Large-subunit ribosomal RNA, domain I from Nitrospira sp., 505 nucleotides, folded computationally. The full RNA is in RNAcentral, with records from ENA. The prediction has a mean pLDDT of 86. Taxonomically the source falls in Nitrospira (Bacteria, Pseudomonadati, Nitrospiria, Nitrospirales).
[in-house]
Context: one part of a larger RNA
């Protein structure tokens, strides 16, 4: 040194296992904030530190459940103390709620540093930001006036995961280059809103027959079309659902009545925010432990699901089923105010618009025969005997009334709540994060960004004895079903490292 066998270190693979993910259903909520959010700095315990709660009242008040132990976790002791006169713990209303943060009395290098005014019981509270709008006061150049100024109400500011509407907007990248074109109105910036939001009651389509507001949603259909007629864009008409709702202002009269929607207030089904009640099993045998095995029973509107020393309908939490709210929010419906209906009749019916020119966008449609929709410049009607459309444009005929407003539902989303599903995943997987993770650590700073789970039923976590450095590590002895389950702790694969025995060299 090599081969076997055999026994162990090192390492953490598989197997099991889940406290965490991921994907969905239903149901609820869709907002929170000057009555200071969101997110945080510092504090607050008998207590050094982290988590969670909490705010100098940091150990509160109440009013409901609950009904025997408590005084959060990591994380054990210990010391003080609370509790049936009901804690602790659940749930509804309150109350304190430093300081920074829209921060708003000025500043300012956030959590800090300096002020005025008025009150005051002398501790100390309370007010001062800015813009908008309304009311009042005041009031220049300058007589009325105005412009400023001043006070008071009141509203807004910031923040959030999607969705939504506007304004604004690229490039990679496809065209096998590339520049009309695509990528695309996409990403990304701004700005607004709501639980949705946009849209919406024909100046609409059709085709000479006729539909009758708008949203999705299936067809129509890669169809007509558009397009360096390339690459690609790509409708409508019309059919079929889903779901349906129609007003209102630019105005007199007159008649009928108390009859709409909204809005506010009562009451007041339901439902949410804590609960409660719930059936039916025992004995034998293995074994450390019975839920496993024989045997004999028993509930079931309940044999969903977890736990418990192996695998339990009947031990245990629960489940089926039924019951519950002082409080506070939703609120089907009712009642009562407010609001303004409802008919006739005349009467009106939206102007720097409509259209035309020139440059642009937007319609599927890239200027084209380009109709039609918006408009930066420049122009510029008619007045229902009117006017707009019907894809150049004309004529006939159809057909509808711009230039004012409002509108539930049907559609889109999922931070967040509550309940359940999963031929999801099982610790290199599943979020990045199963574990005090956006942590540690990296970056000047935008960012970037890990690895880590598992003793056992139960701590019974090894008392005492050796050996050692009052060691580190091991031997005993005990525990315990196992301790080659000893905390570097289930199971312990393979590389790689030893050891003993056997051959061989």
């Nucleotide at each position: 040194c090599g081969u076997a066998c055999g026994u162990g270190g090192u390492g953490g693979a598989u197997g099991c296992c889940u406290u965490g993910g991921c994907g969905g259903u239903a149901g609820g909520a869709g907002g929170c904030g000057a009555u200071g959010a969101a997110g945080g700095a510092c504090g607050c315990g008998g207590u050094a530190g982290c988590c969670c709660g909490c705010g100098a009242a940091a150990u509160c008040u109440u009013c409901g459940g609950g009904g025997a132990g408590c005084u959060g976790g990591c994380a054990a002791a210990c010391a003080a103390g609370c509790u049936c006169u009901g804690a602790u713990c659940c749930g509804g209303a309150g109350g304190u709620g430093u300081c920074c943060g829209a921060a708003u009395g000025g500043g300012g290098a956030a959590a800090c540093c300096c002020a005025c005014g008025g009150c005051u019981u002398a501790g100390g509270c309370c007010g001062u930001a800015c813009u908008g709008c309304a009311u009042g006061c005041u009031g220049a150049a300058u007589a009325c006036a105005u412009a400023g100024g001043c006070a008071u109400g009141c509203a807004g500011g910031g923040c959030g995961a999607a969705c939504c509407c506007g304004g604004g907007g690229a490039a990679u990248u496809g065209a096998a280059a590339c520049a009309u074109c695509u990528c695309a109105g996409u990403a990304c910036c701004c700005g607004g809103a709501g639980g949705a939001a946009u849209a919406g009651a024909a100046a609409u389509c059709a085709a000479c027959c006729g539909a009758g507001a708008u949203u999705c949603c299936g067809c129509a259909a890669g169809u007509a079309g558009u397009g360096g007629c390339g690459a690609g864009c790509g409708a409508a008409c019309g059919c079929g659902g889903a779901g349906c709702a129609g007003c209102c202002c630019a105005g007199u009269u007159g008649a009928c009545a108390u009859c709409a929607a909204g809005c506010g207030a009562g009451c007041a089904a339901a439902u949410u925010u804590a609960g409660c009640u719930g059936a039916a099993c025992u004995g034998u045998c293995u074994g450390g432990a019975a839920a496993g095995u024989c045997a004999g029973g028993c509930c079931a509107u309940a044999g969903c699901g977890g736990g418990u020393g192996a695998u339990a309908g009947c031990c245990c939490c629960g489940u089926a089923a039924g019951c519950g709210a002082a409080a506070a929010a939703u609120g089907c419906g009712u009642u009562c105010g407010u609001g303004g209906g409802u008919c006739a009749a005349c009467a009106a019916a939206g102007a720097g618009u409509a259209g035309g020119g020139c440059g642009g966008g937007a319609c599927a449609c890239g200027u084209g025969u380009a109709a039609u929709c918006c408009u930066g410049c420049u122009u510029g009607a008619a007045g229902a005997u009117a006017g707009g459309g019907g894809g150049a444009c004309c004529a006939u005929c159809c057909u509808c009334u711009a230039a004012g407003g409002c509108u539930a539902a049907a559609u889109a989303c999922u931070a967040c709540c509550u309940a359940c599903c999963g031929a999801c995943c099982g610790a290199u997987a599943g979020u990045g994060a199963a574990c005090c993770a956006g942590u540690a650590c990296c970056g000047u700073g935008a960012g970037g960004g890990a690895a880590a789970g598992g003793c056992g039923a139960a701590a019974a976590g090894a008392a005492c004895c050796c050996c050692g450095g009052a060691g580190a590590g091991g031997g005993g002895a005990g525990u315990g079903a196992a301790a080659u389950a000893g905390a570097a702790c289930c199971u312990g694969a393979a590389a790689c490292c030893g050891c003993g025995u056997a051959c061989g060299u």